[in-house]
Context: one part of a larger RNA
RNA sequence: AGCAAACGGUGGACACCUUGGCAGUCGGAAGCGAUGAAGGACGUGGCUAGCUGCGAUAAGCCUCGGGGAGCCGCUAAGCAGGCUUUGAUCCGGGGAUGUCUGAAUGGGAGUGCCCCCUAGGGUGAAGCCCUAGGAGAGCGUACUGAAACCUCAGUAGGUGCGCUCGGCGAACCCGGCGAAGUGAAACAUCUCAGUAACCGGAGGAAAAGAAAUCAAUAGAGAUUCCCUUAGUAGUGGCGAGCGAAACGGGAAGAGCCCAAACCAGGCGAGUGUAAGACUGCGUUCGUUGCUCGUUUGGGGUUGUAAGUCGAUUCCGUCUCAUCGACGCAGAGAUGGGCGGGGUUAAAGGUGAAGUCUAGUCGAACGUCUCUGGAAAGAGCGACCACAGAGGGUGAUAGUCCCGUAGACGAAAGGCGGAUCCACCCCGGGAGUCAACUUGAGUAGCGCCGGACACGUGAAAUCCGGCGUGAAGCUGGGAGGACCACCUUCCAAGGCUAAACAUUACCGACUGACCGAUAGUGAACUAGUACCGCGAGGGAAAGGUGAAAAGCACCCCGGGAGGGGAGUGAAAUAGAACUUGAAACCGUUUGCUUACAGACAGUGGGAGCACCAUCCCGCGCUCCUUCGGGAGCGCACUACAUGGUGUGACCGCAUGCCUUUUGCAGUAUGAGCCGGCGAGUUACGGUAUGUGGCAAGGUUAAGCCGACGAAGGUGGAGCCGCAGCGAAAGCGAGUCUGAAUAGGGCGAAAGUCACAUGUCGUAGACCCGAAGCCAGGUGAACUAGCCAUGGGCAGGCUGAAGUGUACUUGACCGUACGUGAAGGGCCGAACCCACUGACGUUGAAAAGUCAGGGGAUGACCUGUGGUUAGGGGCGAAAAACCAAUCGAACCUGGUGAUAUCUGGUUCUCCCCGAAAUAGCUUUAGGGCUAGCCUUGCGUGAAGGCUACCGGGGGUAGAGCACUGGUCGGGGAAGGGGGGCAACUCCCGACCCUAGUCAAACUCCGAAUACCGGUAGACCGUUUCGCAGGAGUCAGAACGCGGGUUAUAAAAUCCGCGCUCGAAAGGGAAACAACCCAUGAUCGCCAGCUAAGGUCCCUAAAUCCGUGCUGAGUGGGAAAGGAUGUGUGGUUGUCGAGACAGCUGGAAGGUUGGCUUAGAAGCAGCCAUCCUUUAAAGAGUGCGUAAUAGCCCACCAGUCUAACGACGACGCGCCGAAAAUUUAACGGGGCUAAGCACGGUACCGAAGCUGCGGGAUUGUCACAUUCGUGACGAUCGGUAGGGGAGCAUUCCGUUCACGGCUGAAGCUGAGCUGUAAGGCUUGGUGGACGAGACGGAAGAGAGAAUGCCGGCAUGAGUAGCGCGAGCAAUGUGAGAAUCAUUGCCACCGAUUGCCUAAGGUUUCCUGGGGAAGGUUCGUCCGCCCAGGGUUAGGCGGAACCUAAGGUGAACCCGAAAGGGGUAACCGAUGGACAGCAGGUUAAUAUUCCUGCGCCUCUACUCUUGCGUUUGAACGAAGGGGGGACCCCGAAGGUUCUCCUCCGCACACUGACGGAAUAGUGUGUCCAAGCACCGAGGUAGGGGGGAUAGGCAAAUCCGUUCCCCCGUCAAGUCGAGGUGUGAUGGCGAGCCCGCUUUUAGGGCGAAGGGAGGCGGAAUCAUCGGGCGAGAAAAGCCUCUAGUGAGCAAGAAAGAGUCCGUACCACAAUCCGACACAGGUAGGCAAGUAGAGAAUACUAAGGUGGAC
Repeated sequence: AGCAAACGGUGGACACCUUGGCAGUCGGAAGCGAUGAAGGACGUGGCUAGCUGCGAUAAGCCUCGGGGAGCCGCUAAGCAGGCUUUGAUCCGGGGAUGUCUGAAUGGGAGUGCCCCCUAGGGUGAAGCCCUAGGAGAGCGUACUGAAACCUCAGUAGGUGCGCUCGGCGAACCCGGCGAAGUGAAACAUCUCAGUAACCGGAGGAAAAGAAAUCAAUAGAGAUUCCCUUAGUAGUGGCGAGCGAAACGGGAAGAGCCCAAACCAGGCGAGUGUAAGACUGCGUUCGUUGCUCGUUUGGGGUUGUAAGUCGAUUCCGUCUCAUCGACGCAGAGAUGGGCGGGGUUAAAGGUGAAGUCUAGUCGAACGUCUCUGGAAAGAGCGACCACAGAGGGUGAUAGUCCCGUAGACGAAAGGCGGAUCCACCCCGGGAGUCAACUUGAGUAGCGCCGGACACGUGAAAUCCGGCGUGAAGCUGGGAGGACCACCUUCCAAGGCUAAACAUUACCGACUGACCGAUAGUGAACUAGUACCGCGAGGGAAAGGUGAAAAGCACCCCGGGAGGGGAGUGAAAUAGAACUUGAAACCGUUUGCUUACAGACAGUGGGAGCACCAUCCCGCGCUCCUUCGGGAGCGCACUACAUGGUGUGACCGCAUGCCUUUUGCAGUAUGAGCCGGCGAGUUACGGUAUGUGGCAAGGUUAAGCCGACGAAGGUGGAGCCGCAGCGAAAGCGAGUCUGAAUAGGGCGAAAGUCACAUGUCGUAGACCCGAAGCCAGGUGAACUAGCCAUGGGCAGGCUGAAGUGUACUUGACCGUACGUGAAGGGCCGAACCCACUGACGUUGAAAAGUCAGGGGAUGACCUGUGGUUAGGGGCGAAAAACCAAUCGAACCUGGUGAUAUCUGGUUCUCCCCGAAAUAGCUUUAGGGCUAGCCUUGCGUGAAGGCUACCGGGGGUAGAGCACUGGUCGGGGAAGGGGGGCAACUCCCGACCCUAGUCAAACUCCGAAUACCGGUAGACCGUUUCGCAGGAGUCAGAACGCGGGUUAUAAAAUCCGCGCUCGAAAGGGAAACAACCCAUGAUCGCCAGCUAAGGUCCCUAAAUCCGUGCUGAGUGGGAAAGGAUGUGUGGUUGUCGAGACAGCUGGAAGGUUGGCUUAGAAGCAGCCAUCCUUUAAAGAGUGCGUAAUAGCCCACCAGUCUAACGACGACGCGCCGAAAAUUUAACGGGGCUAAGCACGGUACCGAAGCUGCGGGAUUGUCACAUUCGUGACGAUCGGUAGGGGAGCAUUCCGUUCACGGCUGAAGCUGAGCUGUAAGGCUUGGUGGACGAGACGGAAGAGAGAAUGCCGGCAUGAGUAGCGCGAGCAAUGUGAGAAUCAUUGCCACCGAUUGCCUAAGGUUUCCUGGGGAAGGUUCGUCCGCCCAGGGUUAGGCGGAACCUAAGGUGAACCCGAAAGGGGUAACCGAUGGACAGCAGGUUAAUAUUCCUGCGCCUCUACUCUUGCGUUUGAACGAAGGGGGGACCCCGAAGGUUCUCCUCCGCACACUGACGGAAUAGUGUGUCCAAGCACCGAGGUAGGGGGGAUAGGCAAAUCCGUUCCCCCGUCAAGUCGAGGUGUGAUGGCGAGCCCGCUUUUAGGGCGAAGGGAGGCGGAAUCAUCGGGCGAGAAAAGCCUCUAGUGAGCAAGAAAGAGUCCGUACCACAAUCCGACACAGGUAGGCAAGUAGAGAAUACUAAGGUGGAC
């Protein structure tokens, strides 16, 4: 180190539980709000952090009821203190209070704050405080009341009063406006969809609604909703899709009112006396009559038209009173009584029953027995029940508790609405005729749109914009263009319950819903913590026990923690608490491991260790037939048997998933474990199965009923029962047709329900985009702009202008000065970011270091504001718009879409593919066919073999055709030359010989294909119909071909085979090659195939014959070679071959030519002759040329074979690569190589044998299941089919198991073909199974899955620029804390002040878990307590800028956008305090001292005034406030330095010096008085004045006089005095414990100079870019007007901020982060300097 076991830790799964959710049913209620809502802020308790309640009357106050003994809410106990039978706490009804905000409403504002006005009160007054009121809009009413005008007026406007509105809220409803992703496999009409979003408005519902409706010759009779009609009619790039209506069945049920005609009244106008007053008669009267307009009342409201008025006909009819100019009669009107009817929503009141908001009563068991901690369990014995719903109680309770069934109850408030009052209607109706009335810029029409299911279509109907424009009852609309007839209805006015939609909220109840990764995001202080500027996003987190009985006490320890003791049934239930799995981390024990190799296993297996059993022995108990048996325990050892753990050694063996032709793959995915995690649901279609009924089947909505399964009713509707045809039509037929023919289509039971397969529409198996659109949020970053402020050490250069001199006629010009310009120069602060290095899991999500660029400008910067997403802004990079930009961010549409990738969870059995064709904006997708499967049917087909019969034009062959082609012959013809002769060349056709062809064929197979016959064989394989698929990327090999290069492991076809989807044996290893015509399971049986038999390694060192010598075998070509074997052809040779050796190899002649030369041998020509045995006018070497040496050739010697050519077998050379031999698998082999022949053997999951299982066919028997015999079959991916297991819940089911111990967890054993099941030990401590059915959130190993835990890397990287050391102290503990000393660092900053921002971090005491990159006694950490004091400082009560808000007004579908007055708004203007002291922590705030400002009125003093008018004085006029940049010179003060003087202290150790040296200090404000450098040129008086919106004495303009540059006035830093007999002050002293801290005393306190610097005062010069506003203030008048002013003394002076950090450990950067952050002060030496170096004051040593 590995494996195993036991015991622990960590962790929080599983089981059990539920306080919380989810989905519903029934009922209620459907709103709250100016009487101040919803929502908040802040408070409120004796002690109080959060939640809850409440509101300064503050966990509460009053009252009326209920109730009846304790109470003062919860986390959450305690201390202190109260209340209560005189009825508390508590519950309910009503009332009071109710801070600030919010519509927010007196004005304003940065939400929870500030400031006013009016009236009243407090005070003598002011300030301050208290109470009430004070927004806007609309309507009404009252008062007031313009300008202007032809008209328009009691109008606009104003004021008072009254009423209403505003805002919020979940869905539903109506309306305005209105997308896109998507679908159409693209896309534009279309779709998504009138959806989402936004906006307006209403109600408890809303909307719609009483026919100008439907229909069809019959009728219905408002609207709404459900079922159906019907996926029909239609519509539609006639694509995708969209999609009615009427009738019918139901729910509900309800009808009405105006306008007009007509009458009457009021008012007005016209007319101008017309004649009337109800009628008749008589009398009387007459401002009356008629017409028109308007208004009020009556009347009237419809289509078989109706109404009005008049005339007329018919029928009917209570009463009283009054009225009319009068009397009588008639007729009429009004009112009362009586009678009848109604009040249903459309008047009002009264308000019963009932009901809601608190409650009350409410039956029945046991002190029996057992177990137990506990009884409700078990046993025994009882009881109640209109109550056995549910919950609790120490386990499971009808009878213990709360309850339940049932019965009862309200002072107060609500709902409710009976009754009654009161009110309304009627007491006349019907018919005929004439006249009048019956909704106008309307209907219709034209053009353009929209809605209707209906996309412009033949397009009716409805609505809108623009234009045009009727009729009017003898009329008009509709009936899907239009016309006629017919039918039906009556528009252009209005109201109207119920049935229908929804649930934020309240109550009761239910669940085959969840049970803490589930169920709401949220079971818990959750919309919390946290993130973001913001809109917005958004968690995790439950369990002790029955009861805290929560461990007294002791011990260790500083604690944390632990050990005892004790509690408890249990403490391994101890608060990190039920159970307590796995990963992971350990401890102990057994075995193994140090020369050995790897998918980690599997098969065999020695050894070691252990357990059990048997046997034997002993003991005990029980039984005994006395023989013994059984059980338990102990001991024991050798063997034995069985088992467990480990395991040397040997054989075989390259993970899983996905995707692929093909993966061990070096192709994908997974660190490990646990939990979660993917074909569902609805409605339709279709097929199958089961069941019911059947020529029929079946209900839908609804209704009745049940109240935990019910059931009944309902026949509308649907499907079927008859088809054919375009139709008329006919009909078991019909159509076509001349046909009686032929042909097409028809002529066999369905339907409803459930289950399953599959399809369609929906997100549709799950996860996954980039994106599109809508509405909002952002300019705190950054870009531009606007307003108002601020900043820039120092040095250099020296433009223009100008002065002087010279010069010129005059310019020009020159020199020297002066001057101080510049997008000038150098260079800090500041800004930027060019280079390099570092950094790159950083110190830092852009920096550091060293250099660099700009640095008076187009510069940099603060504060406030502005521009917003197809938009901004941009000196332009498509840069920037909050670490995001070629279109921000957030939310929504949204579960967008994804022909794409990934993933998709238990088992067994049967069958089993494809990678092809056609088409495809198609090629990695799809559809149909092919191939698979299941069911049913058919019933003879099918396969195979043999034979017979067919057609063909391939292979081959051939050249007859078509073309190509070589040689020869013959030859027409042609060409060149030539006078010609002639010659040379080419050559068709023909003959002959030899050839070539995919697109040649005189020929022509084998196979294949079709048909037939027969059958040894196979045994349903064929075919048809129906349900379900998958497949459309294929691959190698052999053969036949095409392409290519007769390349490819290339590519494309055909035939086949294997892989794919196939394991086994062989080929070393090796999908496709060989064998196996293929693995159902088991066997330590046999035979073979391919291939093998020396060893590795099973089997022959087998037999015979040859070959090879190369390790060929055991890689390779052209080419080469006298390798070797075999056989062949052809030469030479005893007349002597071949080879070797010896000798010859000559002459003409140096052949000729050429050449300088050429003699065999540079070259050209010729190449003869002679001698000879033989010898070339020469095969090589060689020379300048010769020469010389060879050769050919010949002879001799020698002796028997010697050559040439081609063929076959096996070999050789050719032969060089990279980690390592590495080209037999290795050893090795001369066979153990090669060839041939032979005989044995080995060898597979093949075949056989034995045994078991399953599927299936036939037969037999039983027939409920089934059993047997004989056959056949059982590899398998995609895929089809079949059968089962397990999980959760429900029913049967109060029946069963369970504290004598359920589930879960964890071991062991047994069992089944598998998923699995059963039993038992331990743990655990309360529920749980079986059988048969039912329903699903129903099975995980993979999705770069989600959440949690734990590993690995790893005790590794790192500990964030830099100096500490020592002593002492404290403490359990000290590198880190405190103190001291030394050292070191910063010092234009690492010091001091201050704005923003933070928000208690400040100070003190205590603590040390966590935070602190180490430590810690310490801290910006934790706990507790304390701390911020203002008339003058800053802000508000003052002002205005940019900008914002915004009456009036303008624009706009809505929301809203602009905008005058006015208001808000500092970064600016205005405005009154200094010095010192003091606290642990504050100070211009407290204290001391000295001063200042505003307001007030009494008193005192003084002055002015009282109409001859003091004084005040505008919201008006004027002045002033009031402004740029650069440069220059000056005054003064401060600071700093130096010197002298003075004071104090110290040194003066050995010697000297004593008139010495060194060090420190030598100071003080505001205010008041006086002075005042210097600057500034106008000032005063008088007159006039068409300007300053009126007025003006003011301003402006103008005239005159006086004064003035020598300073009157004014501005003014500063100085002197005072303030100050004060303060401060070096130092000294006191006391104490060395300190710290504290107290007291207190000297000198004068002068001079200076390189500088800063501030301040005013000035001057130059320049162009020409440099805020308003108020305070002064003045003027309009106006007010009787007291006013100054001084003294007196009184008043509101609100907010004030701690602390602030270049940083308190801010912005996720951090105690090397970054960023506006302004002020700013010393010394050196230096030009704020550079730089070293220092002061002061601070720091920065946390390993």

Predicted 3D model of a 1744-nucleotide part of an RNA (large-subunit ribosomal RNA, half A) from a Candidatus Bipolaricaulota bacterium.
Model confidence (mean pLDDT): 80 of 100.
Lineage of the source: Bacteria > Bacteria candidate phyla > Candidatus Bipolaricaulota.